[in-house]
Context: one part of a larger RNA
């Protein structure tokens, strides 16, 4: 450089925005860089191919022709690509009118429950387990009633329901705010797709500083179990879990399935719209599930939300172990992350 691949065998970047680059809708006219044709120059010789000569052959030597797939110049063509000019509306976007939603941020409020504190009633147990014990309790526990404090999470509704690019988002109210969808065809007129580097976001755990701390609970302690039990079970319990600010940048970050566009039998649910209709319903657009034909697949399965048929762009793979290790670079307070080998071995 090329080939074949990437749901489960190795392989889709965690996600988005977007730079360079790559690719790009319809029509007309022009140019002629790419492209195509013709001509011409060059493409040394040897080598190569064909034929001839030579020699009994071969190697070899010589001759003729071809080729040297290339490059330069000239002329011509104008379909395609490109460029220039003009135009278009279907791609994209804007406007207008509606609309659903746990989308985000900030503030406020609420009830149930656990725990703790105070008081009343009340008495000998409570708790826990397979069974126990540690533990709590006559200094009055557990239970029950009243009052109070505080933190965290929001039962039912709740749904292969909704929203978000992903991570993710769930009590109620208010404010600010992002996106989607539908209808309209009023406007712009290709403004598009993808996207190396880059930038931003990114669960949980972890880190820094300061708060907070009800429940839960790594570590830790005790009780059991056991041959042992650094566990599983029980009683406790600190970081942490919560808040603010700043870091970390990883996950089975999964649909193990990159993004965009177009096309290709059906059936049946469900969420949000629109149109027609008195209604039942029908049609259609966007989303989300299940089943299923063709096709695809090693099979499993996928099957209009494709893993089908095609085009464009990016990322990644190339036997197992060594190893996501070592070394170096970059990033980080650290933990570590990222990039990422080889020897050797099967």
């Nucleotide at each position: 450089c090329u080939g074949g691949g990437u749901g489960u065998a190795a392989a889709g970047g965690g996600a988005g925005c977007g730079u360079a680059g790559g690719c790009g809708g319809u029509u007309u006219g022009g140019u002629a860089a790419g492209u195509u044709g013709a001509g011409u120059g060059u493409g040394a010789a040897a080598u190569c191919u064909a034929c001839c000569g030579g020699c009994u052959u071969a190697a070899c030597u010589g001759g003729u022709a071809g080729g040297c797939u290339g490059c330069g110049c000239u002329c011509a063509a104008a379909a395609c690509u490109a460029c220039c000019a003009a135009a278009c509306u279907u791609g994209a976007g804007u406007g207008a009118a509606g609309u659903a939603g746990a989308g985000g941020c900030a503030g406020g409020c609420g009830g149930a429950a656990u725990u703790c504190c105070c008081g009343g009633u009340g008495u000998a147990g409570c708790g826990g387990u397979g069974g126990a014990a540690u533990g709590c309790g006559u200094a009055g526990a557990u239970a029950u009633c009243g009052g109070g404090a505080g933190g965290a999470a929001c039962a039912c509704c709740a749904g292969u329901g909704g929203c978000g690019a992903a991570g993710g988002c769930g009590g109620c109210c208010u404010g600010c705010u992002g996106g989607g969808c539908u209808u309209u065809u009023a406007c712009u007129g290709a403004c598009g797709c993808u996207g190396a580097u880059g930038c931003u976001c990114g669960a949980a755990a972890g880190c820094a500083u300061g708060g907070g701390g009800a429940g839960c609970a790594a570590a830790c302690a005790g009780g059991a179990u056991u041959a042992g039990a650094u566990a599983c079970c029980c009683u406790g319990g600190u970081a942490g879990u919560c808040c603010a600010u700043g870091c970390c940048g990883u996950a089975a970050a999964c649909g193990a399935u990159g993004g965009a566009u177009a096309c290709u039998a059906g059936g049946u649910g469900u969420g949000g719209g629109u149109a027609a209709g008195c209604a039942a319903u029908u049609a259609u657009c966007c989303g989300u599930g299940c089943c299923g034909c063709a096709g695809c697949u090693a099979a499993c399965g996928c099957a209009a939300u494709a893993a089908g048929u095609a085009u464009c762009c990016c990322a990644c793979c190339u036997g197992g172990g060594g190893a996501g290790u070592a070394c170096g670079g970059c990033c980080g307070c650290a933990a570590g992350g990222u990039u990422g080998a080889a020897a050797c071995u099967c």